[in-house]
């Protein structure tokens, strides 16, 4: 450097749900909580996909990275 995640160490993150709060909504944030995750780290000013609002439509605005994707990285192992 490349492949890989069966085992181990240090550990990390945190779905549903509940409470508070922001938002028309999707959804966000904080606390509790763990279904899971080997990138469940980061990126929505590149792309696809999905969701919400407005609109007859074209389209516009917003959101999701725990969907694909892009990018960086710890440990073990070949």
């Nucleotide at each position: 450097g490349u492949g890989u995640g069966u085992u181990a160490a240090g550990g990390g993150c945190a779905a549903a749900c509940u409470u508070a709060u922001c938002g028309c909504a999707a959804g966000g944030u904080a606390a509790g909580g763990a279904c899971g995750c080997a990138a469940a780290g980061c990126u929505a000013u590149a792309g696809g996909a999905c969701c919400u609002c407005a609109g007859c439509a074209a389209u516009g605005a917003g959101g999701u990275a725990g969907c694909c994707a892009g990018u960086u990285a710890c440990c073990g192992u070949a």